[in-house]
RNA sequence: UUUGCAGAUCGGGUAGUCGCUUUUUAUUAAGUUAAAAAGAGGAAAGUCCGGGCUCCAUAGAACAAGAUGCCGGGUAACUCCCGGGCUCUUUUUUUAGAAAAAGAGACAGAAAGUGCCACAGAAACAAGACCGCCAUACUUUUUAAGCUUGCUUGAGAGGUAUGGUAAGGGUGAAAGGGUGAGGUAAGAGCUCACCGAUUUUCUGGCAACAGAAGAUGCUGGUAAACCUCAUCUGGAGCAAAGCUAAACAGCAAAUGGUUGUUCGCCUAUAUUUGCGGGUAAGUUGCUAGAGCUAAGGUGUGAGUCUUAGCGUAGAUAGAUGGCUACCGAUUACAGAACCCGGCUUACAGAUCUGCAUUUUUU
Numbered sequence: 001u002u003u004g005c006a007g008a009u010c011g012g013g014u015a016g017u018c019g020c021u022u023u024u025u026a027u028u029a030a031g032u033u034a035a036a037a038a039g040a041g042g043a044a045a046g047u048c049c050g051g052g053c054u055c056c057a058u059a060g061a062a063c064a065a066g067a068u069g070c071c072g073g074g075u076a077a078c079u080c081c082c083g084g085g086c087u088c089u090u091u092u093u094u095u096a097g098a099a100a101a102a103g104a105g106a107c108a109g110a111a112a113g114u115g116c117c118a119c120a121g122a123a124a125c126a127a128g129a130c131c132g133c134c135a136u137a138c139u140u141u142u143u144a145a146g147c148u149u150g151c152u153u154g155a156g157a158g159g160u161a162u163g164g165u166a167a168g169g170g171u172g173a174a175a176g177g178g179u180g181a182g183g184u185a186a187g188a189g190c191u192c193a194c195c196g197a198u199u200u201u202c203u204g205g206c207a208a209c210a211g212a213a214g215a216u217g218c219u220g221g222u223a224a225a226c227c228u229c230a231u232c233u234g235g236a237g238c239a240a241a242g243c244u245a246a247a248c249a250g251c252a253a254a255u256g257g258u259u260g261u262u263c264g265c266c267u268a269u270a271u272u273u274g275c276g277g278g279u280a281a282g283u284u285g286c287u288a289g290a291g292c293u294a295a296g297g298u299g300u301g302a303g304u305c306u307u308a309g310c311g312u313a314g315a316u317a318g319a320u321g322g323c324u325a326c327c328g329a330u331u332a333c334a335g336a337a338c339c340c341g342g343c344u345u346a347c348a349g350a351u352c353u354g355c356a357u358u359u360u361u362u
Stems, first nucleotide, its partner, number of pairs: 003356008012327007020039007041333001045344002048342005053237004060263004065233005070084005085107001086105008108228002113226002115222003130169002132165016177195006196218001197216008241284004250275006256266002291310008
């Protein structure tokens, strides 16, 4: 200095003036009037996970159903986060093996069972012979030699039949581990060496796993297919649920009781359903939270502990806007509705950090 990847912060500011919402103080017949303070986000979006909180007498048990899935930590909890392991992809380095960096992983089990793998191909799971290779028999033919002159022996080329074969070729996403040597009529883990796979022991590690030494000739893939294993799960949701006010007319039917089924338990002065009539205003929930900021300790890290400080929107047909001046350059995505922790998605641009890389100079 160029490019790429990953992460973090900001994403309009200052002053004046008029206006809006909440709180406090004072005032007023009166939320009348006045002043002060505060007033949308990094995602407020998605409604995808997890909770706090509220109610249901049973939040008891079993089955069903659903969710998660490498190991170890963090957290209120999680399918989230951190660290590690393994597999795969890309780049760089290296003689190779391998190592490093970045990224991804829906990462338990296929020898418990059932399915599926189209087409092509001989054959797609405990599956197989299309071409080919080899042997034998018969037969056609070329050629050499011999002598018995049309026979014998040998070496080739072709056809038919029988048998052997899975090394070579073809088909395919995938063809019963790979490479090399020996062996064989030709071949094959048939034998051997090395690698791979499975498994036993030892060493290191909390563990997932890694390394080493042996043993065994050693039957694909797919479980975001059914299934098996391990762990977990009451339900509904702020339109939850309370308080004050207002109003009230019943009729009919059933047996229930906050996922479904069963059992237990409670209940008929109970629990509901359908039709019909009446009332529906205010207020709580509603913002002090698993809160934020700073410093220090601790840990590889996610985090956690101690001390000090702060008081940070609560609307309800739904509040923060208009104008002027200056600065900045960046005017992007976009507006709380009970609250919080995550994940995912959108985002013009500015600044910073880390890793890799291009070019130049010393």
Description: A computed fold for a 362-nucleotide RNA from a Spirochaetales bacterium, annotated as Bacterial RNase P class A. Taxonomically the source falls in Spirochaetales (Bacteria, Pseudomonadati, Spirochaetota, Spirochaetia). Its mean pLDDT, the model's own confidence on a scale to 100, is 76. Rfam family: Bacterial RNase P class A. By type it is a ribozyme. The sequence was found by an Rfam model in a public genome assembly.